[in-house]
RNA sequence: GCCUGGGUGGCUCAGUGGUAGAGCAUCCCCUUGGUAAGGGGAAGGUCGCGGGUUCAAUUCCCGCCCCAGGCU
Numbered sequence: 001g002c003c004u005g006g007g008u009g010g011c012u013c014a015g016u017g018g019u020a021g022a023g024c025a026u027c028c029c030c031u032u033g034g035u036a037a038g039g040g041g042a043a044g045g046u047c048g049c050g051g052g053u054u055c056a057a058u059u060c061c062c063g064c065c066c067c068a069g070g071c072u
Base pairs, nucleotide, nucleotide: 001071002070003069004068005067006066007065010024011023012022013021018055026042027041028040029039030038048064049063050062051061052060
C1' cells in the first nucleotide's frame, strides 16, 4: 500500500431507513433477624468523526480516524 471484519450506555453485545434495546455493573424499593440469592423500579447513549442521498440515516453512499485479521 491492498483486502476483509469491527467501532452502539461503565463492560459484553443486539438492532438495520420511521421516537435506540438486552444482559452484567450502579442507585432506590420489596422480601430477610441479617447477608447472599430472588422480585420491582430508576438513572445512564448527540450510535468513531466529517460530508452526501432522503420527508426522515445508527441503518444507504463517499472521505478520514482507530482496532483485529490476512496479502504483498
Predicted 3D model of a 72-nucleotide RNA (transfer RNA) from a Candidatus Roizmanbacteria bacterium. NCBI's taxonomy places the organism under Bacteria, Bacteria candidate phyla, Candidatus Roizmaniibacteriota. Its Rfam family is "tRNA". Its family is annotated with triplet codon-amino acid adaptor activity in the Gene Ontology. It is annotated as a transfer RNA. The sequence was found in a public genome assembly.